This is a predicted structure of a 75-nucleotide RNA (transfer RNA) from a Deltaproteobacteria bacterium. The sequence was found in a public genome assembly. NCBI's taxonomy places the organism under Bacteria, Pseudomonadati, Myxococcota, Myxococcia. Rfam family: tRNA. Rfam's curators write: Transfer RNA (tRNA) molecules are approximately 80 nucleotides in length.

């Protein structure tokens, strides 16, 4: 450098055009307990960026950025 894949709360991840963007762990609050733990309930926090298509985009298309894989180069 070519080609391919990926990017969602703090972490891991679901979501194949109309969801209030779901779950687990973690955080915070309350309950439970003599206390802690466990357990129960509640709560905050998210679609990498810029365009495009569409009535409508996390989802499709283009570009950028970052990460991974592979091939080539490395005289």
């Nucleotide at each position: 450098g070519g080609c391919c894949c990926c990017a969602u709360g703090g972490u891991c991840u679901a979501g194949c055009g109309g969801u209030u963007a779901g779950g687990a762990c973690g955080g915070c609050g309350c309950c439970c307990u003599c206390u802690c733990a466990c357990g129960g309930c509640g709560u905050a926090a998210u679609c990498u960026c810029g365009g495009g298509u569409u009535c409508g985009a996390g989802u499709c298309c283009c570009g950028a950025u970052g990460g991974g894989g592979u091939c080539a180069c490395c005289a």